Description: A computed fold for a 344-nucleotide part of an RNA from an uncultured prokaryote, annotated as small-subunit ribosomal RNA, central domain. Model confidence (mean pLDDT): 86 of 100. The RNAcentral record of the full RNA draws on ENA.
Context: one part of a larger RNA
């Protein structure tokens, strides 16, 4: 040094890419690699042999897993160049979609304001009370402001790396998908650090605020009620700019490739036609059933947790702990990186 894991106990919230590891065919060289050759004192070990034994000396054997190499070989690994087109990428026309970001517009709701008609009760519960309302409330018409969300379409539909995205609608913008084969010729995977993004809440600073609502005050409930319930309601939710960097960031399932029965649903796009049709049949998502085979089961099952590589992350009995200390970020809160004595 070779372990064993990772849906449930351990997968990093998620791209992007540096070094690092790995990596199609084809010649080719021959460093590694194998083969052959040389060369590997003595002592030690093994079997013998001279000193009468023995110490000790002598001869052979194994050994000495090493070096060298005017030789060879070329499968792997590795080098350099050459060729190739199966991976990867770029071209050409296509169609789909809440992708992303700017601006304009819309109509229903809701409160709030002004007028109007109209009166005594509205509200609100499990039953009530705080509340509001004769200073005219609810209810209803008519007009006007504001602000945040976008019914129905809608759908184990659809975009996206993930967080996420949903009313119409000019311009900008990124992906991916199916065809055509025209083009580059391994460029291709993953990825320690690094770096982009990354719900909610929270923080700055400077707008808005209609609903809604932490906290708060109040009413009720109750042995108590710092709650569930009801009136109110401040921050905050909403804009811009910066800042956090966590989350049951989840499919609690890393990325990539390649192989391994079928059935029935759905979205995109192609292709066939002797039945244009609950047709066949190619990709490429998404779902549900299940074969083999995995699994401690439960399940999973061509979207694999299945059969193999190649590369990063984590995991190691339960408490103490994601805590103290430090460090590193942060205007804070904290974030993240991380122990030990003690104890079962």
């Nucleotide at each position: 040094c070779u372990g064993g894991g990772c849906g449930u106990a351990a997968g990093g919230g998620c791209g992007u890419g540096u070094a690092g590891c790995c990596g199609g065919a084809u010649a080719u060289c021959a460093a590694g690699u194998u083969a052959g050759g040389g060369u590997g004192a003595a002592g030690g070990c093994c079997u013998g042999g001279g000193c009468u034994c023995a110490a000790c000396c002598u001869a052979g054997g194994a050994a000495c897993u090493g070096c060298c190499u005017c030789u060879a070989a070329a499968a792997c690994u590795g080098g350099c160049u050459u060729u190739c087109u199966a991976g990867a990428g770029u071209c050409c026309g296509g169609g789909a979609g809440a992708g992303g970001a700017u601006g304009g517009c819309g109509g229903a709701a809701u409160u709030c304001c002004u007028a109007g008609u109209g009166u005594a009760g509205a509200g609100g519960u499990g039953a009530a009370a705080u509340u509001c309302g004769u200073a005219g409330a609810u209810a209803u018409u008519a007009g006007g402001a504001a602000g945040a969300a976008c019914a129905c379409c809608a759908g184990u539909g659809g975009c996206g790396a993930a967080g996420g995205c949903g009313g119409c609608u000019c311009a900008c913008u990124g992906g991916a998908c199916a065809g055509g084969u025209a083009u580059u010729g391994a460029c291709a995977c993953u990825g320690a650090g690094g770096u982009a993004c990354g719900a909610a809440a929270g923080c700055g600073u400077g707008g808005g605020g209609a609903g809604c609502g932490a906290a708060c005050g109040g009413g009720a409930u109750u042995a108590g009620a710092u709650a569930c319930c009801c009136c109110g309601g401040u921050a905050g939710u909403c804009c811009a700019c910066g800042c956090c960097g966590u989350a049951a960031a989840c499919g609690a399932u890393g990325g990539g490739u390649g192989c391994u029965a079928g059935g029935u649903g759905u979205u995109g796009g192609g292709g066939u036609c002797u039945u244009u049709g609950a047709a066949c049949u190619c990709c490429a998502g998404u779902g549900c059933c299940g074969u083999a085979g995995c699994u401690a089961a439960c399940g999973c099952g061509u979207u694999a947790a299945g059969c193999a590589c190649c590369c990063c992350g984590c995991c190691u009995g339960g408490g103490g702990a994601g805590u103290a200390c430090g460090g590193u970020c942060g205007c804070a809160a904290g974030a993240u990186u991380a122990a030990a004595a003690c104890u079962c």